The RNA shown here (small-subunit ribosomal RNA) has 1432 nucleotides and comes from a Candidatus Daviesbacteria bacterium. The organism belongs to Candidatus Daviesiibacteriota, within Bacteria.
RNA sequence: AGAGUUUGAUCCUGGCUCAGGAUGAACGCUGGCGGCGUGCCUUAAGCAUGCAAGUUGAACGAAUCGCAAGAUUAGUGGCGGACGGGUGAGUAACGCGUGAGAAUCUACCCUUAAGUGGAGCAUAGCCCCGCGAAAGCGGGGGUAAUUCUCCAUAAUAUCGCAAGAUUAAAGUCGCAAGACGCUUUUGGAUGAGCUCGCGUCCGAUUAGCUAGUUGGUGGGGUAAAGGCCUACCAAGGCAUCGAUCGGUAGCUGGUCUGAGAGGAUGAUCAGCCACAAUGGCACUGAGACACGGGCCAUACAUCUACGGAUGGCAGCAACUGGGAAUAUUGCGCAAUGGACGAAAGUCUGACGCAGCAACGCCGCGUGGGGGAUGAAGGCCCUCGGGUCGUAAACCCCUUUUAUAUGGGAAGAUUAUGACGGUACCAUAAGAAUAAGCACCUGCUAACUACGUGCCAGAAGCCUCGGUAAUACGUAGGGUGCAAGCGUUAUCCGGAUUUAUUGGGCGUAAAGAGUUGCGUAGGCUGAUUUGUGUAUCUUUUCUAAAAGGCUUCGACUUAAUCGGAGUUUUGGGAAAGACAUAGCAAGUCUUGAGAGUUAGAGAGGGCAUUGGAACCGAUCAUGGAGCAGUGAAAUGCGUUGAUAUGAUCGGGAACACCAAAGGCGUAGGCAGAUGCCUAGCUAACUUCUGACGCUGAGGCACGAAAGCAUGGGGAGCGAAGCAGAUUAGAGACCUGCGUAGUCCAUGCCGUAAACGAUCCUUGCUAGAUAGGGGAAUUUUCUCUGUCGUAAGCUAACGCGUUAAGCAAGGCGCCUGGGGAGUACGAACGCAAGUUUAAAACUCAAAGGAAUUGACGGGGAGGCGCACAAGCAGUGGAGCGUGUGGUUUAAUUCGAUACAAAGCGAAAAACCUCACCAGGGUUUGACAUGCAAUUGCUAAGCCUAUGAAAGUAGGCCUCCUUCGAGGGUAUUGCACAGAUGCUGCAUGGCUGUCGUCAGCUCGUGGCGUGAGCUGUACCGUUAAGUCGGAAAACGAGCGCAACCCGCAUCUUAUGUUGAAUAAUUCAUAAGAAACUGCCCCCGCUAUGCGGGGGAGGAAGGCGCGGAUGACGUCAAGUCAGCACGGCUCUUACACCCUGGGCUACACACACCCUACAAUGGCGAAUAACAACGAGUCGCAAGCUGGUAACAGUAAGCUAAUCUCUAAAAUUUCGCCCCAGUUCAGAUCGAGGUCUGCAACCUGACCUCGUGAAGUCGGAAUUGCUAGUAAUCGCGAAUCAGCAGGUCGCGGUGAAUACGUUCUCGCCUCUUGUACACACCGCCCGUCAAGGCAGCAAAGUUGGGGGCACCCGAAGAUCUAUAUUUUAGGUCGAAGGUGAAACCAGCGAUGAAGCUUAAGUCGUAACAAGGUAUCCCUAGCCGAAGCUGGGGAUG
Repeated sequence: AGAGUUUGAUCCUGGCUCAGGAUGAACGCUGGCGGCGUGCCUUAAGCAUGCAAGUUGAACGAAUCGCAAGAUUAGUGGCGGACGGGUGAGUAACGCGUGAGAAUCUACCCUUAAGUGGAGCAUAGCCCCGCGAAAGCGGGGGUAAUUCUCCAUAAUAUCGCAAGAUUAAAGUCGCAAGACGCUUUUGGAUGAGCUCGCGUCCGAUUAGCUAGUUGGUGGGGUAAAGGCCUACCAAGGCAUCGAUCGGUAGCUGGUCUGAGAGGAUGAUCAGCCACAAUGGCACUGAGACACGGGCCAUACAUCUACGGAUGGCAGCAACUGGGAAUAUUGCGCAAUGGACGAAAGUCUGACGCAGCAACGCCGCGUGGGGGAUGAAGGCCCUCGGGUCGUAAACCCCUUUUAUAUGGGAAGAUUAUGACGGUACCAUAAGAAUAAGCACCUGCUAACUACGUGCCAGAAGCCUCGGUAAUACGUAGGGUGCAAGCGUUAUCCGGAUUUAUUGGGCGUAAAGAGUUGCGUAGGCUGAUUUGUGUAUCUUUUCUAAAAGGCUUCGACUUAAUCGGAGUUUUGGGAAAGACAUAGCAAGUCUUGAGAGUUAGAGAGGGCAUUGGAACCGAUCAUGGAGCAGUGAAAUGCGUUGAUAUGAUCGGGAACACCAAAGGCGUAGGCAGAUGCCUAGCUAACUUCUGACGCUGAGGCACGAAAGCAUGGGGAGCGAAGCAGAUUAGAGACCUGCGUAGUCCAUGCCGUAAACGAUCCUUGCUAGAUAGGGGAAUUUUCUCUGUCGUAAGCUAACGCGUUAAGCAAGGCGCCUGGGGAGUACGAACGCAAGUUUAAAACUCAAAGGAAUUGACGGGGAGGCGCACAAGCAGUGGAGCGUGUGGUUUAAUUCGAUACAAAGCGAAAAACCUCACCAGGGUUUGACAUGCAAUUGCUAAGCCUAUGAAAGUAGGCCUCCUUCGAGGGUAUUGCACAGAUGCUGCAUGGCUGUCGUCAGCUCGUGGCGUGAGCUGUACCGUUAAGUCGGAAAACGAGCGCAACCCGCAUCUUAUGUUGAAUAAUUCAUAAGAAACUGCCCCCGCUAUGCGGGGGAGGAAGGCGCGGAUGACGUCAAGUCAGCACGGCUCUUACACCCUGGGCUACACACACCCUACAAUGGCGAAUAACAACGAGUCGCAAGCUGGUAACAGUAAGCUAAUCUCUAAAAUUUCGCCCCAGUUCAGAUCGAGGUCUGCAACCUGACCUCGUGAAGUCGGAAUUGCUAGUAAUCGCGAAUCAGCAGGUCGCGGUGAAUACGUUCUCGCCUCUUGUACACACCGCCCGUCAAGGCAGCAAAGUUGGGGGCACCCGAAGAUCUAUAUUUUAGGUCGAAGGUGAAACCAGCGAUGAAGCUUAAGUCGUAACAAGGUAUCCCUAGCCGAAGCUGGGGAUG
């Protein structure tokens, strides 16, 4: 000193959380010793038992014991029980703290002065009698004193102005000296009482309180002033500077924390206060209204003979209860202190010690040195090793502590030691007796393995866990602290997050609607004099001790304790100073105001009045529609609308002027005229002389809607009624239409009442427009706009109209939601307004800006994208693929574009992964090791079988005869898997897209994310090029380089050219670059357009290959590879048969057709190219109707063969029909391949001859040698092509153009989206949970008021010898009415929350009707509509 957390990323605002310190603590795990401290925070709950205040015989009489001396004891008397000790209930107060003060008392102590003479009456104890269970009480008798009374004396005492008056005593001890007392008095010390200034928590949802109340007079009372009490008189006193009321609380020195200022706290120690079961009261006394005294009442408890009596641990221990929680019924008066006593001494749970508790602080220890085979073992592993780890073992050494034994203090003065045989010292043996806890994703120091699989669990915050978890659990390892370590609770800090130091308010929370008027308060111009209040200086008193800090010392050190110094920033007094502020008295004019003369204006109020438009009524003309919309309909109209004209009536609003214009404090204000009235500006410098600014409360004003009463009512128009739209339409659109809108009077008091920007004053560059005034220039004032210097701001932006720099005053804010809500109060007729919480819940909510993506936003551009065309698909039959269904199996994958004649360039067996059945188990295949056998192997034969296999037999290899190689069997390692995961991966591929984009270095801009470069203007197929420009360059893409085709040249010439050329083939080169010329356009050394020359080819010549950064968790684990998981007599391997070919159906892509631009027949009429061929292509010939068969030349190919090209051409027939079209289906017979064509091949011949007559919505391809049409070849392949890949032949039509559809690129704009619109998100309803509100009522509480009763005690009156009776006051108790506070509460209405419920889609894009604010009505819900307002 900071850190984490809002976002895709950024800056800011803002909350939440963490790291630190502390505690009278508690809990969990663990626990060796010592020193010093600390220890019922909860029920001021109740308390058994013991102890905690007695002492004095030198005050007194008596009793008992004793021979006596003497001792002891109850009682009387004295002193002390007002101290010490405990607790914090009450108390918001002169209670406490601090500083002052005057009207007081003070036992014992010190001091001063004086005195202590005489007399007397009683009464306890004691004796007798009586009552009672007891406690105790009563009567009678007699007795003492330092008990009591009287007389005397009488001041330096008291009273009084004075004269004068009044007032005391006690003795005891001692032989004595004398000592201790007693009475009065002076002064002091100590202690106590009283008064005052200042300080001392929260609430205004507590605003008025007070009758002894405030003051006076007389009287009383007290130690003492005083309404302290009383009678009378007056009507005061307190309060927004917070009275009263309510809540909470003992206060302080200090303690904890903090840099400090502060905040929190008030245990232990110390000062003060209050209390002693609860409430009241007095007595005694120097002192009490008395903790271990008294009286009374009440509650509780105990004893009881039932009549009564007794008690008070908030003293020390102990007990019960409560609680998370807090100790011994200990020892001693040895020390310190206290009471009494002359003293010895007695008493002392104060105190000194000990016991218990890691409760805290401090100190010490649990060993030290060496020791590598880096042991064993654990864990990890890339299997090499690494790590625990010099750690252990082992060797050497030490003994703090603990244990045992021995000695043994100080604390004490001369005697006395509880602690205590303690501290301490010495000796002995032996590493011996002694380590845990938390954490290890980030914050935050410390990582691996296994298990688990959104489960179990973790978590302070963000979060972790859905099969590779450093976050859960365990282990190993590590980190931190250590006799402790963690957790929980609380306080301060961090938090400048209440901001005095030290924050803010345009948009993040925050400027009240108008500060219009104005009270209190705060602040306030120039100058002179005085004062000396604040302020400053000096001196002084006080600020207790302890504590803190510095330093020194005592315990071995430290904690702890002691000495000295300092601190204690505060308060008081005196003296001095006078700048500033205050006060007092003057002066001044610049602030402010007044006067005179002018001026502008929708400023306000009242009255009168005008025209246009509109509606209605009447009349007229006229005759079928009008109106309305995206399109319609409802509506109006032949009873005459709309349209047109005339007259009359009505209400509301005021076109043009008009403007960024004017006025007003704001709301707001608009035809004209008149009257009344307010403010503003200028000039003059005439007057006053600080009269000023702000302004809590207060008063006044305050759009629209709304309310009340009465008018008015043309148009518009919530509600309402209809018509449409729609899935629905309670809306948007349409037609009607009531309140209302208008007027008068009175309420309401709110708006996005906004510049989201309070008022006043001063200072700090400009430019420009408008209104007004005076003027000769210039200048003054008001209202705006731009955008700038400086500056400010998180940024956007603001910037003389500040959001800049300063000053004064007021208001307001402190995370989001709950909520501007509940309750209370005030106001209101109501609607409602103002004021204004909490529980609970979340870790965010928010502002500005950035990059993307998206928009039913905008601009520009491109593409067979549309358009213009040609041919199709979708209808039929068939083929192939897919879905679905079926099945023992119909193996698997692909499945929007980008799956579906796709993987598959060929499923009869094989393929093959699927199914049924039969078999094998180191295996069909690879490598290694060991053992064994033996030369077995291979091959052949036999049996069995569907085959595989199983069983048996025969035969027999090389060799240097040792080994070895090879082979077999067995066993072990392992093989094997088309099993899973393409969401663990590599590689490859698809797609956007052959679209023109994607980036980097340096520099620049910005706090930053980012931007610039790459935007702009032109241009291009192109981020192609040019211009310009805070950019300059570069890279991957584009283009080019590569291949093919088209032309030429050169060279070569087999099998090609009949042959010279040419063609052809092979190979190397050339050629094209807007290069040249003309015109046009644009800014133009560049581009585009038109034309020309030349050329085979002209503007990228045509076609291919070539696919940037990336996107889709796209596809593929079944092509291959590979991590992990799974199977191992099976999910592996072999075999036979079946299946992948099924078939109510749906889809995709072909083929063939529906015919005459055709079909059929004939002709040996014509013309190709790419290719393939020895396990092959096969000519020719023969046979067969044919498929084909037989035979066979040639060819390893420019040589031979496949190989006939077909459409085309010519001739003939058909004549518009389901046909001489079409060919499906089916029957019969064959051919070929192949172990094998049943499931399930292709082909041939004959016969059969289905649908189909050009195809709905919709949809595909193609821009030239293209579409369309025609045939040919190849791969795969034993066989099988309507598919695929190639080849050539014939050979079109159309493109105006970019409005629209789809896709893409660039720029811009909005955004609440970033998983990025397949986004986000609102409300009702339904379900679970939670806390709160209201509520009939019910329960409890405290206080006040009124009344009744009234103890002890006080006081008054009467009687009076005590006493008794009565009155007044008086605690407790009872009753009543009302208010208040709190608990519970059926039910009701809201709120929050909860992976996948229902209904819609209100908001975010122009969110599809722009949104929002106030108000009113309405509606399942979000919401809709009307009126006014804002732009966010």
The prediction has a mean pLDDT of 82. The RNAcentral record of the sequence draws on SILVA.